[in-house]
RNA sequence: AAGAGUUUGAUCAUGGCUCAGAUUGAACGCUGGCGGCAUGCUUAAUACAUGCAAGUCGAACGGUAACAGGUUCUUCGGAAUGCUGACGAGUGGCGGACGGGUGAGUAAUGCAUAGGAAUCUGCCCAUGUAGUGGGGGAAACCUGGGGAAAACCAGGCUAAUACCGCAUAAUCCCUACGGGGCAAAGCAGGGGACCUUCGGGCCUUGCACUAUUAGAUGAGCCUAUGUCGGAUUAGCUAGUUGGUAAGGUAAUGGCUUACCAAGGCGACGAUCCGUAGCUGGUUUGAGAGGAUGAUCAGCCACACUGGGACUGAGACACGGCCCAGACUCCUACGGGAGGCAGCAGUAGGGAGUAUUGGACAAUGGGCGCAAGCCUGAUCCAGCAAUGCCGCGUGUGUGAAGAAGGCCUGCGGGUUGUAAAGCACUUUCAAUUGGGAAGAAAGAUUUAGAGUUAAUACCUCUUAAUAUUGACGUUACCAAUAGAAGAAGCACCGGCUAACUCUGUGCCAGCAGCCGCGGUAAUACAGAGGGUGCGAGCGUUAAUCGGAAUUACUGGGGCUUUCACAUCCGACUGAUUUAACCACCUACCGGAUGUGAAAGCCCCAGGCUUAACUUGGGAAUUGCAUUCGAUACUGUUUGACUAGAGUACAGUAGAGAGAAGCGGAAUUUCCGGUGUAGCGGUGAAAUGCGUAGAGAUCGGAAGGAACAUCAGUGGCGAAGGCGACUUUCUGGGCUGAUACUGACGCUGAGGUACGAAAGCGUGGGGAGCAAACAGGAUUAGAUACCCUGGUAGUCCACGCCCUAAACGAUGAGAACUAGCUGUUGGAGGAAUAUAAUCCUUUAGUAGCGUAGCAAACGUGAUAAGUUCUCCGCCUGGGGAGUACGGUCGCAAGAUUAAAACUCAAAUGAAUUGACGGGGGCCCGCACAAGCGGUGGAGCAUGUGGUUUAAUUCGAUGCAACGCGAAGAACCUUACCUGGUCUUGACAUGUAGUGAAUUUUUCAGAGAUGAGAAAGUGCCUUCGGGAACACUAACACAGGUGCUGCAUGGCUGUCGUCAGCUCGUGUCGUGAGAUGUUGGGUUAAGUCCCGCAACGAGCGCAACCCCUAUCCUUAGUUGCCAGCACAUAAUGCUGAGAACUCUAAGGAGACUGCCGGUGAUAAACCGGAGGAAGGUGGGGAUGACGUCAAGUCAUCAUGGCCCUUAUGACCAGGGCUACACACGUGCUACAAUGGGCAGUAUAGAGGGGUGCAAUACCGCGAGGUGGAGCUAAUCCCAGAAAACUGCUCGUAGUCCGGAUCGGAGUCUGUAACUCGACUCCGUGAAGUCGGAAUCGCUAGUAAUCGCGAAUUAGAAUGUCGCGGUGAAUACGUUCCCGGGCCUUGUACACACUGCCCGUCACACCAUGGGAGUGGGUUGCAAAAGAAGUAAGUAGCUUAACCUUUGGGAUGGCGCUUACCACUUUGUGAAUCAUGACUGGGGUGAAGUCGUAACAAGGUAGCCAAGGGCGAA
Repeated sequence: AAGAGUUUGAUCAUGGCUCAGAUUGAACGCUGGCGGCAUGCUUAAUACAUGCAAGUCGAACGGUAACAGGUUCUUCGGAAUGCUGACGAGUGGCGGACGGGUGAGUAAUGCAUAGGAAUCUGCCCAUGUAGUGGGGGAAACCUGGGGAAAACCAGGCUAAUACCGCAUAAUCCCUACGGGGCAAAGCAGGGGACCUUCGGGCCUUGCACUAUUAGAUGAGCCUAUGUCGGAUUAGCUAGUUGGUAAGGUAAUGGCUUACCAAGGCGACGAUCCGUAGCUGGUUUGAGAGGAUGAUCAGCCACACUGGGACUGAGACACGGCCCAGACUCCUACGGGAGGCAGCAGUAGGGAGUAUUGGACAAUGGGCGCAAGCCUGAUCCAGCAAUGCCGCGUGUGUGAAGAAGGCCUGCGGGUUGUAAAGCACUUUCAAUUGGGAAGAAAGAUUUAGAGUUAAUACCUCUUAAUAUUGACGUUACCAAUAGAAGAAGCACCGGCUAACUCUGUGCCAGCAGCCGCGGUAAUACAGAGGGUGCGAGCGUUAAUCGGAAUUACUGGGGCUUUCACAUCCGACUGAUUUAACCACCUACCGGAUGUGAAAGCCCCAGGCUUAACUUGGGAAUUGCAUUCGAUACUGUUUGACUAGAGUACAGUAGAGAGAAGCGGAAUUUCCGGUGUAGCGGUGAAAUGCGUAGAGAUCGGAAGGAACAUCAGUGGCGAAGGCGACUUUCUGGGCUGAUACUGACGCUGAGGUACGAAAGCGUGGGGAGCAAACAGGAUUAGAUACCCUGGUAGUCCACGCCCUAAACGAUGAGAACUAGCUGUUGGAGGAAUAUAAUCCUUUAGUAGCGUAGCAAACGUGAUAAGUUCUCCGCCUGGGGAGUACGGUCGCAAGAUUAAAACUCAAAUGAAUUGACGGGGGCCCGCACAAGCGGUGGAGCAUGUGGUUUAAUUCGAUGCAACGCGAAGAACCUUACCUGGUCUUGACAUGUAGUGAAUUUUUCAGAGAUGAGAAAGUGCCUUCGGGAACACUAACACAGGUGCUGCAUGGCUGUCGUCAGCUCGUGUCGUGAGAUGUUGGGUUAAGUCCCGCAACGAGCGCAACCCCUAUCCUUAGUUGCCAGCACAUAAUGCUGAGAACUCUAAGGAGACUGCCGGUGAUAAACCGGAGGAAGGUGGGGAUGACGUCAAGUCAUCAUGGCCCUUAUGACCAGGGCUACACACGUGCUACAAUGGGCAGUAUAGAGGGGUGCAAUACCGCGAGGUGGAGCUAAUCCCAGAAAACUGCUCGUAGUCCGGAUCGGAGUCUGUAACUCGACUCCGUGAAGUCGGAAUCGCUAGUAAUCGCGAAUUAGAAUGUCGCGGUGAAUACGUUCCCGGGCCUUGUACACACUGCCCGUCACACCAUGGGAGUGGGUUGCAAAAGAAGUAAGUAGCUUAACCUUUGGGAUGGCGCUUACCACUUUGUGAAUCAUGACUGGGGUGAAGUCGUAACAAGGUAGCCAAGGGCGAA
């Protein structure tokens, strides 16, 4: 020391991506009150206008250009004079090597730390040592010359602390130890004697100078260790490594040269390439680490680019010089000038970084004796919210919870004590006034001390005086007035604190990740509200963290071809003893030095506080030196035998190589027998065969492989090895003894081996068989299947070097429960032998404890616990690819990236779903049957078409005789036309009028214009209630949209047997268990078993109808017995038995018997019974699925219309009609049609109703009206059936469509468009293709009856009864469903997922004839300036001189080195390039369907060949 989001339907893991934190020299957006302290070109080491940044010294010198003062002369105009203060230019000294800037270069000539020896050091220091003597030429100036300028030349004069000899010379230097060599400068102040050329000498003080010593400081050099990435950079190096000698340097040294040797560096990464100033530190982090190197501090490097030296103590010199180059400027074109990476500032670049400010007051630096001068160092100010810190923008009170805003369920809520109001305060800012500290030195004067000959001078100390402040209108204090002048930014889907409305409608937009947006968006935009921070807040960029996601602390590996001798490297090492550390090494402890300061941390102090700052401490974990100790580690030496090995004796084996040899089988050939087919397949065909196949018998040839034995058996390092014999050979195991004495383990590189395919050369070739050919299959079939068939497979030699080369498990060592099998050995027991048992050892298998593991699993043959070594991994794709290297004959192998792209990819396990997986089971699912549909005509619904409209909805099963239980008007929603606008309908306000009824005219009607009648009810006399009309506004109204916003209702899987829960248990978890298993059932029905025990919703039962009986009751129903009456009838009395009605009961429960079963559940059979195994039928529909259906039943959110999408009216339409489909009716006939006669139901309905008897009509029907509010009356005649007659297989005496005529009924009204009747007409149709539907018993089939709906209008729908079958072997198959199991890459769940080519667009990238840059190697050319060396030419102040010259110096020339530059040839790198290769990403393109299920040919790995693609 904190985590979170995101892969999945869910889970655990792995693993990436993303977020929350801190930080910044930052930038951008919005906003902005004050102060303090910091910080401010990270980019173009790009170019720079202008000003300033290094001068100073007159106490070194000659002097006097300017300024001021004085003096002298004067003709008062002026002139002269360095005389004084001072001082331009010049000579000279010191300083311009510091201070300031920048980070280009530099991976070590650097830096950091610790050491070292062969060095130099101006100014400074030492009350150090010694000394300070004498002489000559040139600037300035003057004159002249030319030049545009910069600058220069010639002649003449002059000084010095400038320069040069001479003298002197040691504690200096050199030395051959004899000796030799080397210096200087004066200036200023004061002054008593003495001297004087009056300048001074001389003395003294101070400063300066020379030589030298020591120190301090600074600098140079050397060594060790540490110091980025790349091996797709592996070899580099000739001054290279060393030596000797010389030169050179301040000094060591190949630093340089000559000679000699052949070394030196490198896998502990040389060389090369890329990148980079290093450090103290900064930032982050728990730490270890990581990133970084602004400001401050130390070191280094650089100063336009490159080179060079000069001067000097110090430079190869930022504001110096010379040369070359680029650039800029001036020019009279001849030539010149320049270097902001100093401070400001400008341009440019850029997202981006300040004033051409003040002052030397302080601190420091240079010069000077000093005053002082200079100082863009520095101190200050200005600008910037760039950062850190502090303060403020008010405080208290205040509910009518104001107004306004927003929301609303319309009640209210919220903004909100917030505001207003009332009472206070005045920090900061404003104005006015006051007012520190930063100042001490220095100067002048006083006193004392030192020095001295001196009371001068000078120095020190002391006191006094007058001064010195850029900042500065400072900090700070006081007063005045007044809440007065001072709040924003981001966010509000989750992570992540904070929610609503409106707009928008996959648009506009948002987005850090996941993801929002397609009409109800807490995710866009706005608003209200809220949250967070606050003079800031967000965004972007960057670093660390989280990330244990590079893992030292602190990760992994079921990823690795195997083995190993020698060398090399690394690692490790049994037991025991001794020695050593004065040498080497490891570790522990102490001491010393160092580890700069600042910073961090702690403690104190100073600014009102803080930031900031001052002082002290701690720390700086390091390095070095030194001392001590010796357990571990190391070294050395000696021993030991347990590790390892050798010898001996046994032993098993497909271990390897070579030679020989054997039988079975296939094929081919020869011969015999023999005849028509063989072969092959899912089925076929190609193929072979009458020229005799196949079959069968005999013989021959040839090649390859070795059945049985054979085994989770053996051997081998792995690949791998299988007939038998011989030979040669490797390894293992066992036993006991002897020997050696750690001889060991691992193993980067390296070496050898390495299946199959493949390659080369030469053989061989029976079978099999890529390619290829043909036949099939298919939409196609470049495949699967079949017939053939070549490489190859085999042998020899040589290559290749890869496999899913797998136990997906590296090697070695040790330890850690057991049980069982098997192979090889040894020992023992027992046995006649064998079998057997026990112990042990080496293998090889199966379980399993602990432990481990994400789980699966593993478990002494570890994936457990430890040790040693090696190889390997770090999201998916791109990609094991490109480029480069190495290897190869080739194929290719090996090593091995990046751009770009995604937010996943993956492992194991879970629940489902699915499978052309498996098992079990069920269903009119199939089968077995019966009857249909599909063909005809018609009815009806739908699609389509048409139309002004053909209103709308329903659309696989589960829409289509469905909503609609009934469209002529109405209905009605549609169309055309005519009308209305508070409305046809509701409530509220005001006014008028009762309401209402009758009626005329116009019009299609709605409607409009009138006329008449009427004047009601209650009353507190005000008015009120109902109704109608008028007016205005709130509103009404909508069958308008959204069933994907909804409620409710419904369909479907399915009346299928399932769906769950509590507790417990198992599992990290999702989940499992229960619910699985064995039986059984219609059933998760029941029984048994079982880590489960129970429970719920479903099943069943309870409910209704029906089948039997009983009890009760007995009208409208019943009538057996009794009686009466009639032509006859329960018609009547009476009856309550029967039927029946409608209430209540009984009955059926596998209860009983036998068998089977497990002694269960249950099943089978039987008895009894009206009924037998849920008796039959109905109602009843679990959790859920289908965004199933319905906004047009109803309700309802939202949206839309409001003189219309609302309302009214008339007419039309929903009834159309080339066509297609569904559902039905009627038929096609003789089991029938027609005619006549006869019999028998049930359930319903009836007051705007059912309607009898009777009469009329052929009939539909009409007239008429008894009865009936219904067990009473009516509808109402049942029909098929039965009996008799007829028809005789025909488009009919079948069939009835269509059409003509005449009617009936309903209704304002039957034209579009009703039903029915009668007469006539008499179509298609002779049993229906592919296909398909219903039904398992009172069922199918067939027959009629009734009802709802209507005024009327059923072949439909819902009911009712009559007659009344056939078949089910069975579960292989089709369909649907249930349970268990298995596989899965599916979870929108197979209508799933998903692969590749091709086509199009975009992106990055490889190749590419080449082209263009910068870098660099090698070989050459070239040679400025400069230095060194040489020197014929020219020249030369000091010194010497014999006066001729010499010495020396300079110029010039030459040589060496060398910068720029040039040529040739390479290397690596960047950019670009016609064309081209693959890759990635894209909307719904094209072709197929390779993979996932047995994925429909199991898949995959390596390799070869072929093919649109997979």
Background
Small-subunit ribosomal RNA from an uncultured prokaryote, 1510 nucleotides, folded computationally. Its mean pLDDT, the model's own confidence on a scale to 100, is 82. It matches the Rfam family "Bacterial small subunit ribosomal RNA".